[in-house]
Context: one part of a larger RNA
RNA sequence: GCCAACGAGUUGAUGUAUGAAGCGGGCUAAGCCCUUUGCCGGGUGGAGCCAUAGCGAAAGCGAGUAUGAAUAGUGCGUUUGUUUUAUACAUCAGACCCGAAACCAGAGCGAGCUUGUCUUGAGCAGGAUGAACCUUUGAGAAAUCAAAGGGGAGGUCCGAACCGUUGAGCCGUGCAAAACUCUCGGAUGACUUGAGAUAAGAAGUGAAAAGCUAAUCGAGCCUGGUAAUAGCUGGUUCUCUCCGAAAUAGCUUUUGGGCUAGCGUCAGAUGUACCUUCUAGGGGUAGAGCACUGGAAGGUCUCGACAGGUGGAAACAUCGCGAGACCUAUCAAACUCCGAAUACUAGAAAUUAAUUAUCUGGCAGUUAGACUGUGGAGGCUAAGCCCCAUGGUCAAAAGGGAAACAGCCCGCAUCUCUAUUUAAGGUCCCUAAAUCUACACUAAGUGUACUUAAGGUGGUGUUUUUUCUCAGACAGCAAGGAGGUUGGCUUAGAGGCAGCCAUCCUUUAAAGAUAGCGUAACAGCUCACUUGCUAAGAGAUUUCGCGCCGCAGAUAAUCGGGGCUAAGUGUGGUACCGAAACUGAGGACUGUAUUUUACUUCGGUAAAAUGUAGUGGUAGGAGAGUAUUCCAAUCUGCAAUGAAGCCAAAGAGGUGACUCAUGGUGGAGCGAUUGGAAGUAAGAAUGUUGGC
Repeated sequence: GCCAACGAGUUGAUGUAUGAAGCGGGCUAAGCCCUUUGCCGGGUGGAGCCAUAGCGAAAGCGAGUAUGAAUAGUGCGUUUGUUUUAUACAUCAGACCCGAAACCAGAGCGAGCUUGUCUUGAGCAGGAUGAACCUUUGAGAAAUCAAAGGGGAGGUCCGAACCGUUGAGCCGUGCAAAACUCUCGGAUGACUUGAGAUAAGAAGUGAAAAGCUAAUCGAGCCUGGUAAUAGCUGGUUCUCUCCGAAAUAGCUUUUGGGCUAGCGUCAGAUGUACCUUCUAGGGGUAGAGCACUGGAAGGUCUCGACAGGUGGAAACAUCGCGAGACCUAUCAAACUCCGAAUACUAGAAAUUAAUUAUCUGGCAGUUAGACUGUGGAGGCUAAGCCCCAUGGUCAAAAGGGAAACAGCCCGCAUCUCUAUUUAAGGUCCCUAAAUCUACACUAAGUGUACUUAAGGUGGUGUUUUUUCUCAGACAGCAAGGAGGUUGGCUUAGAGGCAGCCAUCCUUUAAAGAUAGCGUAACAGCUCACUUGCUAAGAGAUUUCGCGCCGCAGAUAAUCGGGGCUAAGUGUGGUACCGAAACUGAGGACUGUAUUUUACUUCGGUAAAAUGUAGUGGUAGGAGAGUAUUCCAAUCUGCAAUGAAGCCAAAGAGGUGACUCAUGGUGGAGCGAUUGGAAGUAAGAAUGUUGGC
């Protein structure tokens, strides 16, 4: 891991509601008696309980009473049930099942592991160093010193046994629940070790690490309290039908839990009260505005013993500073002379009617929401951000589209059909349907669903206004581009062209006291301007469309792909495809209305037909069934001419759970109907046991 078996809302008491039954006041409990296979049944028993009157704290009064001065007002009242039983729920109990870490108790068990201590034993190759002390010799007056020899001290040195375990490797379903290999520390000592004894659970022992106390230690193990408790996690077993939520508010040592309300369902009541339309209202939002309150830009004027600057001897002038009035153009959640749409409130009317609305009661679940459109607060007008409001979808919704894609778009799946029409979205191939049609644009593979800016662009199309032009424009080519004069000043020089001042006149078709390059200064080359040749358009400006650059990434990695010059983009048009939508045909079920039939305790119940509306669904509510085991009655049922069980794909019935038939196997019990009672249904619980 798989298979099989086992495995979770039970029982008692009390209460509430609903259904059924008995009685109309209801019911007995213990006990006793009888009977029995049976704590099965029958009788007795009225003690007691509920109801029949309430109100008040009470005295008490009483259809009233309490409060109160009150005959007022107000509060609570102004008569019917009860017993049993079934179901649902609540409370108390282990209370649907499994699950802690913990807590407490015991003259409970442990020191054969380990810690300390006691008693009695045992062990430590070899080598090195060479303390005290002694002897001899020498020196010295002596104290004493030196040398040699002996000696053999030490928590001394090196290093086996022994004890330990520093670093690394190896192992890590191991040889091993701590080993193995190499390396390393101590090795006559606070050493190591055998045996015996001793101290323990809030206690011991500890050269102290909360270490150790039998692979268990910040409180051992065993048993008990004990089914501890768990607002937490996991699991909780057959079918079909009807309806169908919530993720909000208030309170909460409360925020992943509860209680009440909201929203669901079922029953009963009311009987249109709901929704829609119309009419009438109040408002101060969006917008707008500047009439108030404030902000802020430009201008004109006026005022000010108004800081400061400039000019001036000063007066004063000017720049400025502050305030005000007016004009122009503006801004505001906490501004308003104005002012919607919605929403809200009230009234009226009409339609029809449903799974409307409201109330009462039974039973819930929910109170972690998500994204998206719109209006907002916060944030950076950041976030798949956070917090509100208001719609939608998901949640609890499958189907079609968006390549794939809970929350987007279309659309809500009762069942069957190789039928129809469409939605969103599409129609070259993958891939169902246009290589459709008309007019434009794009040349960048731009683009082909969305998705990159500021800025730049004589790419290209469209468009606005306007200038020049056969009296010759724009471009090109040819020629000229002069004289006074080297203007004056300055300067070493300044000759059109360093700089300052002036910027005239003449000849002309035209030519600046010069727009640029250049020279030390000149020179030189162009330009403006003019003529000729040529020849018909040329220039400036505005709007919009599509492009281009800006633009660097990790598969050739992409438009979903192929590919496409339309099969791209824009504006129209006509066809077609396209879903579980609509429609068609045929079934099933539910609600409701009508009709008919049958039964009836006359309250209704059941069936059929027709019309109409419906049948996605999590939590959850309601209803109807299937299956298993046992009991009672009946079938005076079945069975060796073969029970149960098991096997088989083919048959039959049922919406389904499931049932029946048939064949084989098997070899002894079993079923149907109507009731009753439960150890009543398995795929999940790191479930339990067994097998493989």